Context: one part of a larger RNA
């Protein structure tokens, strides 16, 4: 030294294990804020750094319901103390206070300072102090905005990497990223439509038509629509003709210009106006009014015995309940030991849903001579853009420029254009459902992780640390059924660490604490050089 066996140390694999997570489901909520949010700084406990909870009323304070034997948060000491049949802790639920910054809002500021005025107070006075008010913008006023917020919507503004095996048209993509704007959904929506010689009857969303027509340096690639099958279901109001009335102005006594406000009136089979007959009745929304709905929470069936063992829930006997044999827990694995679980009770305000009442608006015949039915509009040139469509033969939509019409015998569509022929009525506004999303609550589920994994975080994590900043971003679980956490003695400088005793089922479970793998690192013995 090496090999072999033993036994340690040292590390933290590996097994178990689960407070955390992850991906969905259903239900509910979908908003907070000038009555001061959202996030924060500073206090605040007997002792009190830290989390949580709370605001000088400061781990609380009044009130109602609940509960019912123990309590003063995480925290396991000490002290002081509260309650015990109802006013305790606690639980819901209304309120009360709620310092300072923060949209922040008197005025300034390097946030959580600073430092004013008016008005009332503090018996007067003060360079004191106390309460209130005092910041823009909109409105005449009542009276509203601001800020925050994860995703979902819409509008508005818009890339490149990359793909085309380069690369420019093209793709990526109207994404990423900005700005704005609102809801619980948001947009769209009641045909100037879709179609084809037959229809259909507002919008959205699925399936499917389909990788079809198409489109394309016809490369790379993009990429529909109707039919048809489902889900919802819903229609409706202005503008104008005409009729009244007021206000202005013109001419001058009853004409007309504008403006306003009241009937009237809403469409394509054209319809209204207007003449002319005729007149009743289905049924929304707000309120209101009753039922129900929603909280803490009550109450809940049924097992013992022996054996193992440190403990029964296990074995072994013999039993019982089930509208509960989901699940957690208990010294090991329990339907019947606890908390539950099914079926039931109960229950405040708001909310929702329902009945009912209320009642805006809302209908009908005939006649067409006149009159209305959305104009810088529709179309067009030019220049962009959107659609499955890249300017093409290019039709539809949109608009920057620039031109610029008809009026129902009237316009538009129907993929250049024309003609018949259809199918609609632009240039004005509304609308639940069906869709799309989840920061949040609750309840459940899982051929989803199980501590280097799952969220970055199972643990006081967006923390320690890093970087002037923007910004980046860990590590870190598990004594034991109970702390019974080693009283007391020894060694020792010892509050270091051990040896006995003790406690435990077990201390090689002793707090650097479950299991304890390998490298590394020794000790002891054996053989061998």
């Nucleotide at each position: 030294g090496g090999c072999g066996c033993a036994u340690g140390g040292u590390g933290g694999a590996u097994g178990c294990c689960u407070u955390g997570g992850g991906u969905c489901u259903g239900a509910g909520a979908g908003g907070c804020g000038a009555u001061g949010a959202a996030g924060g700084a500073c206090g605040u406990g007997g002792u009190a750094a830290g989390c949580u909870g709370c605001g000088a009323u400061a781990a609380g304070c009044c009130g109602g319901g609940g509960g019912g034997a123990g309590c003063u948060g995480c925290a396991c000491a000490c002290a002081a103390g509260c309650u015990a049949u109802a006013u305790a802790u606690c639980c819901c639920u209304g309120g009360a206070u709620u310092u300072c910054c923060g949209a922040a809002u008197g005025g300034g500021a390097c946030a959580a300072c600073c430092u004013a005025a008016u008005u009332a107070c503090u018996u007067g006075a003060a360079g004191a102090g106390u309460a209130a008010u005092u910041a823009u913008c909109c409105g005449a006023a009542a009276g509203g905005a601001a800020g925050c917020c994860a995703a979902c919507u819409c509008c508005g503004a818009g890339a490149a990497c990359u793909g085309a095996a380069a690369c420019a048209u093209c793709u990526a993509a109207g994404u990423a990223c900005c700005g704005g704007a609102a809801g619980g959904a948001a947009a769209a929506g009641a045909a100037a439509a879709u179609a084809a010689u037959a229809a259909u009857g507002a919008u959205u969303c699925c399936c499917c038509a389909a990788g079809u027509a198409g489109u394309g340096g016809c490369g790379a690639g993009c990429g529909a629509a109707a039919a048809g099958g489902g889900a919802a279901g819903a229609g409706c109001c202005c503008a104008a003709a005409c009729c009244g009335g007021g206000g202005u102005g013109g001419c001058g006594u009853g004409c007309u210009g504008c403006c306003c406000c009241g009937g009237g009136g809403u469409u394509g089979u054209a319809g209204g106006a207007c003449c002319g007959c005729a007149u009743u009745u289905a049924g929304a929304a707000a309120g209101c009014a009753u039922u129900g709905u929603c909280a803490a929470g009550c109450a809940g069936a049924a097992u013992u015995a022996u054996c193992u063992g440190g403990a029964a829930a296990g074995a072994u006997a013999a039993g019982c309940c089930a509208u509960a044999g989901c699940a957690g827990g208990u010294g090991a694995a329990a339907g019947c030991c606890c908390u539950g679980u099914a079926a039931g009770c109960g229950g405040a305000a708001a909310u929702c849903a329902a009945u009912g009442u209320g009642g805006a608006c809302g209908a009908g015949c005939g006649g067409u001579a006149u009159c209305c039915u959305g104009a810088g509009u529709a179309g067009c040139g030019c220049g962009g853009g959107a659609c499955c469509g890249g300017a093409g033969a290019a039709a539809u939509c949109c608009u920057g420029u620039g031109u610029g019409a008809a009026a129902c015998u009237g316009c538009c569509a129907g993929c250049a254009c024309c003609a018949u022929c259809u199918g609609g009525u632009a240039a004005g506004g509304c609308u639940a459902a069906a869709u799309a999303c989840u920061c949040c609550u609750c309840a459940g589920a899982c051929a989803c992780c199980g501590a280097u994994a799952g969220u970055g975080a199972a643990c006081c994590a967006g923390u320690a640390c890093c970087g002037u900043a923007a910004g980046g971003g860990a590590a870190a679980g598990g004594u034991g059924a109970a702390a019974a956490g080693c009283a007391c003695c020894c060694c020792g400088a010892a509050c270091a660490g051990g040896g006995g005793a003790g406690u435990g089922a077990a201390a090689u479970a002793g707090a650097a604490c479950c299991u304890g793998a390998a490298a590394c690192c020794g000790u002891g013995c054996g053989c061998c050089u």
This is a predicted structure of a 529-nucleotide part of an RNA (large-subunit ribosomal RNA, domain I) from a soil metagenome. The prediction has a mean pLDDT of 82. The RNAcentral record of the full RNA draws on MGnify.